[in-house]
Context: one part of a larger RNA
RNA sequence: ACCAACGAGUUAGUGUGUAUGGCAAGGUUAAGGAAGUUUUAUCCGGAGCCGAAGUGAAAGCGAGCCUGAAUAGGGCGUAAGUCAUAUAUACUAAACCCGAAACUCAUGUGAGCUUCCCAUGAGCAGGUUGAAGUCUGGGUAAAACUAGAUGGAGGACCGAACCAUUUGGAGCUGCAAGUCCAUUGGAUGACUUGUGGGAAGGAGUGAAAAGCUAAUCGAACUGAGAUAUAGCUGGUUCUCCGCGAAAUAUAUUUAGGUAUAGCCUCAAACAACUAUUAUACAGGGGUAGAGCUCUGAUAGAGCUAGCGGGUCGCGAGACUUAGUAAACUCUAAUAAACUUCGAAUACUGUAUAAACUAUUUUGGGAGUCAGACGGUUGCGGAUAAGCGCUAUCGUCAAAAGGGAAACAGCCCAGACUACUAUCUAAGGUCCCUAAUUAAUAACUAAGUGGUAAAGGAUGUGAAGUUGCUGAGACAACCAGGAGGUUGGCUUAGAAGCAGCCAUUCCUUAAAAGAGUGCGUAAUAGCUCACUGGUCUAGCGACAUUGCGCCGAAAAUACAACGGGGCUAAGUUAUUAACCGAAGAUGUAGAAUUAAAUUUAUUUAAUUGGUAGCGGAGCGUUCUGUAUGUCGCUGAAGGUGAAGGGUGACCUUUGCUGGAGAUAUCAGAAGUGAAAAUGUUGGU
Numbered sequence: 001a002c003c004a005a006c007g008a009g010u011u012a013g014u015g016u017g018u019a020u021g022g023c024a025a026g027g028u029u030a031a032g033g034a035a036g037u038u039u040u041a042u043c044c045g046g047a048g049c050c051g052a053a054g055u056g057a058a059a060g061c062g063a064g065c066c067u068g069a070a071u072a073g074g075g076c077g078u079a080a081g082u083c084a085u086a087u088a089u090a091c092u093a094a095a096c097c098c099g100a101a102a103c104u105c106a107u108g109u110g111a112g113c114u115u116c117c118c119a120u121g122a123g124c125a126g127g128u129u130g131a132a133g134u135c136u137g138g139g140u141a142a143a144a145c146u147a148g149a150u151g152g153a154g155g156a157c158c159g160a161a162c163c164a165u166u167u168g169g170a171g172c173u174g175c176a177a178g179u180c181c182a183u184u185g186g187a188u189g190a191c192u193u194g195u196g197g198g199a200a201g202g203a204g205u206g207a208a209a210a211g212c213u214a215a216u217c218g219a220a221c222u223g224a225g226a227u228a229u230a231g232c233u234g235g236u237u238c239u240c241c242g243c244g245a246a247a248u249a250u251a252u253u254u255a256g257g258u259a260u261a262g263c264c265u266c267a268a269a270c271a272a273c274u275a276u277u278a279u280a281c282a283g284g285g286g287u288a289g290a291g292c293u294c295u296g297a298u299a300g301a302g303c304u305a306g307c308g309g310g311u312c313g314c315g316a317g318a319c320u321u322a323g324u325a326a327a328c329u330c331u332a333a334u335a336a337a338c339u340u341c342g343a344a345u346a347c348u349g350u351a352u353a354a355a356c357u358a359u360u361u362u363g364g365g366a367g368u369c370a371g372a373c374g375g376u377u378g379c380g381g382a383u384a385a386g387c388g389c390u391a392u393c394g395u396c397a398a399a400a401g402g403g404a405a406a407c408a409g410c411c412c413a414g415a416c417u418a419c420u421a422u423c424u425a426a427g428g429u430c431c432c433u434a435a436u437u438a439a440u441a442a443c444u445a446a447g448u449g450g451u452a453a454a455g456g457a458u459g460u461g462a463a464g465u466u467g468c469u470g471a472g473a474c475a476a477c478c479a480g481g482a483g484g485u486u487g488g489c490u491u492a493g494a495a496g497c498a499g500c501c502a503u504u505c506c507u508u509a510a511a512a513g514a515g516u517g518c519g520u521a522a523u524a525g526c527u528c529a530c531u532g533g534u535c536u537a538g539c540g541a542c543a544u545u546g547c548g549c550c551g552a553a554a555a556u557a558c559a560a561c562g563g564g565g566c567u568a569a570g571u572u573a574u575u576a577a578c579c580g581a582a583g584a585u586g587u588a589g590a591a592u593u594a595a596a597u598u599u600a601u602u603u604a605a606u607u608g609g610u611a612g613c614g615g616a617g618c619g620u621u622c623u624g625u626a627u628g629u630c631g632c633u634g635a636a637g638g639u640g641a642a643g644g645g646u647g648a649c650c651u652u653u654g655c656u657g658g659a660g661a662u663a664u665c666a667g668a669a670g671u672g673a674a675a676a677u678g679u680u681g682g683u
Stems, first nucleotide, its partner, number of pairs: 001683006011093013026050003032044003054061002064076004096235002099232001103225004108221002115199009124189001126158003129154001133150006162186003167182004201217001203213003238617006248261005262368002264365006271359001274358001276354008289341001290339002295335002298332005304325001306324002308321005371396006378389003401412003416589004421585003427579003430564003436576001438575006449566001455550002459547004464542005476534005482507003487501003513528001517526002590607008618672001620669005628662003637656008
């Protein structure tokens, strides 16, 4: 891993509801007893329980009672129950099943592993070093001291056994639940080791690592409490049919739990045109917008207090003013916590219409309290997030089908079943690929289409406003572009061209600035404005708009149309046709509900579905039915086939098998497996 078997809402008591049955103002026995061979059944047994009257704290009163001064108002009452069975659910019990880490108890078991201690034994090749002391010589007054021998000390040295395990490698379903190889530390010592003995579970022992206490240690092992508890995770077994949620509010030692409400389901009841939608009418509001009257925030101007500065004055104060500035006036303009204003929607009520219970109430059963994305209104954030938080609608969740290449939440559309029938939606119609190489009129040249901004540009199309122009424009070329004057001031200089001043003048002219830009130290020089000529027909300026261009850089590979490819097969507008879904229609069939009558038909509507509620069934084992029925002329079981049923499944039958099986209708359950890192066995 596979196969097989086993594997999870049970039982008892009590409460509540529903169904069925008995009796009924009553209902019912419990323990127990009698007869009997036992069980079953029957009969006794009325103790007790529930009900038939309530109300008040109570005395009490009573279809009423209480409160109260009350004859008011208000509160609680004034409907048949009870017993049994089945079923649903709650509570108490292990209470659907499996699963902790832990806790407590026990004079429980352990020191044959290991830690420390006690007693008694044992072990340490060989080599090296050469302490103290001693002896002899030298030396001294005596010592000290000194030389040579001797001697054999040491948690001394090197290195086997022995003990340890430093580093590297191997091993990693190993030789081994800690080993092997090489290397390494200690090796007369705080050494190693044998045997016997001692200390233990909140306790021991510990040269201390929370180490060790039998492969177990931040509290051993064994048994018991015990099926501990688990708001947590996993699992929970046959079929068909009807309806069908929630991810919200409030509260919570509450936030992944729970309670009540909301939303779902089942049953019943009662009542209004009850709810819904549309229309009309009647409402309140202070949002969007708008506005600046108020409250705040703000720009400019005017007017004018105060403040600041200046002048005069002994002072008081007066006068004045670059600045600042309240109030007031005008213009502009702002606000979630501003309003002299003010919608659309929404909401409330009334009426009418459509449609027809969708509404409301009571009771049984739930599930839900992590929501997700998209559109819209806001807040937070950075007007970031597949971001967080409200509101509102939709989809997903719990929804399949078609489209968007692929793609829960987008667009279209809600799958009862069958069909090689028809029409459409979104979206498409050159090929991949079903359907137009459709029509008309334009645009685009960028493969734009088939990513992006500020900004930039004689791209091109459309429609404008405005100016110059055969009295010659625009561009180009030729020529001029002068004089007073170097304007004045400033300055070393300032001559059109550092800077300052000047209504910036005058003259000659076709025209020429007290000068447009280079340039010089300053002049000079070049140039422009402006004018003439040549040439010849259009040339500028502004703003609006359609489609394009640049701006435009990323990592394996074209790679920013799904692909091929396309100049339309791109874009805009108009038109016709077709394709296209589980939508609609058609044909046939199934089920549910309702209505109608013909009572077994017709008509109409309905039939996606997770949690969940409700309904109807299939099958398994056992009991009665059954002293029946089937069975050696072949039961059960096994394995094939055919047929039937929406399905769980059923019927018939071939072969095998070789002795039991069991209809029907009832009853009772150890009653259905693919999942639980399920359990056991097999391969």
Predicted 3D model of a 683-nucleotide part of an RNA (large-subunit ribosomal RNA, domain II) from Patescibacteria group bacterium UBA5194. The source organism's lineage runs through Bacteria and Bacteria candidate phyla. Its mean pLDDT, the model's own confidence on a scale to 100, is 84.